Context: one part of a larger RNA
RNA sequence: GCGUUGUUAAGGAACUCGGCAAAAAGACCCCGUAACUUCGGGAGAAGGGGUACUCAUAGAAAUGAGUGACAGCAAAGGAGCCCAAGCGACUGUUUAUCAAAAACACAGGUCUCUGCAAAACCGAAAGGUGAAGUAUAGGGGCUGACACCUGCCCGGUGCUGGAAGGUCAAGGGGAGAGGUUAGUACUAGAUACGAAGCUUUAAACUUAAGCCCCAGUAAACGGCGGCCGUAACUAUAACGGUCCUAAGGUAGCGAAAUUCCUUGUCAGGUAAGUUCUGACCCGCACGAAAGGUGAAACGAUUUGGGCACUGUCUCGACAACGCGCCCG
Numbered sequence: 001g002c003g004u005u006g007u008u009a010a011g012g013a014a015c016u017c018g019g020c021a022a023a024a025a026g027a028c029c030c031c032g033u034a035a036c037u038u039c040g041g042g043a044g045a046a047g048g049g050g051u052a053c054u055c056a057u058a059g060a061a062a063u064g065a066g067u068g069a070c071a072g073c074a075a076a077g078g079a080g081c082c083c084a085a086g087c088g089a090c091u092g093u094u095u096a097u098c099a100a101a102a103a104c105a106c107a108g109g110u111c112u113c114u115g116c117a118a119a120a121c122c123g124a125a126a127g128g129u130g131a132a133g134u135a136u137a138g139g140g141g142c143u144g145a146c147a148c149c150u151g152c153c154c155g156g157u158g159c160u161g162g163a164a165g166g167u168c169a170a171g172g173g174g175a176g177a178g179g180u181u182a183g184u185a186c187u188a189g190a191u192a193c194g195a196a197g198c199u200u201u202a203a204a205c206u207u208a209a210g211c212c213c214c215a216g217u218a219a220a221c222g223g224c225g226g227c228c229g230u231a232a233c234u235a236u237a238a239c240g241g242u243c244c245u246a247a248g249g250u251a252g253c254g255a256a257a258u259u260c261c262u263u264g265u266c267a268g269g270u271a272a273g274u275u276c277u278g279a280c281c282c283g284c285a286c287g288a289a290a291g292g293u294g295a296a297a298c299g300a301u302u303u304g305g306g307c308a309c310u311g312u313c314u315c316g317a318c319a320a321c322g323c324g325c326c327c328g
Base pairs, nucleotide, nucleotide: 001323002322003321004320005319006318007317008316010314011313014312019309027051028050029049030048031047036041038145052067053066054065055064056063057062080307081306082305083304084303085302086301087299088298092104093103108143109142110141111140112139113138114137120129121128122127146294147293148292149291151224152223153222156221157220158217159216160215161214162213165212166211167210171206172205176201177200178199179198180197183193184192185191186189225243226242227241228240229239252286253283264280265279266278267277268276
């Protein structure tokens, strides 16, 4: 000097990103126990008091009396608590080896597919899973207990249904055209015409799904405006005008895990508060199953405050053990 452990005057979070670490509380009995609540809880809430041994009465309980010193729940072991808020209902699951969470799952909700040789999936196939199941079943998507709710838009994309018309492949069809030449003609040639056959090409016509088209559908993918004016102070605008749209964001919430400006403004808490809580609403850029708003219980969750407690600190000191180093 380092490590592990212990003690510490006065103060008691002044430390620090943050009470991280440490300390404190802790057993059993009795008393007592709030808000809130899904009436089960919350709750061991919180907060108080007691505890050894001996004798007496039937008793280890209760009561009374007693016991030289320090003690005594024999020892060890054995919850710190409260207030407020966010997120997730909960128990559970997860990055084996930097993340345990607000992420995943979940019961519940809803949409959709599937009539059984089911849909879906594995496999060139045979075959198998689904299922020795049968729509109160099975697969897929989203949401995520519960309570109150879940608004408007089908123009685009998707899906479902429709079939009159338009478009439309191979196939069918084969009009017509080209090549070749037995032959014929004459101007006898590097000529012209040219049957049948063979061959190349090919129009009309016929023809499915799809697409165009017509409807439906948002707990399908998604979307949910701008400008101007107006009330007898001012301010504001219930109201009016106008443009655009498929429709212009309803309820609820809101500087929020979302707010840039921003340490917004006001109030609370502090002597002092960029955090926190309650409001306001001017929502850069909340919003209703990528759910909205609440909510008891729960959480090695996140944030703010308090009581208790302490070497975290003011500010260090000392001790034990171990290691390192130095001397012998």

This is a predicted structure of a 328-nucleotide part of an RNA (large-subunit ribosomal RNA, domain IV) from a mouse gut metagenome. RNAcentral holds the full RNA, with entries from MGnify. Its Rfam family is "Bacterial large subunit ribosomal RNA".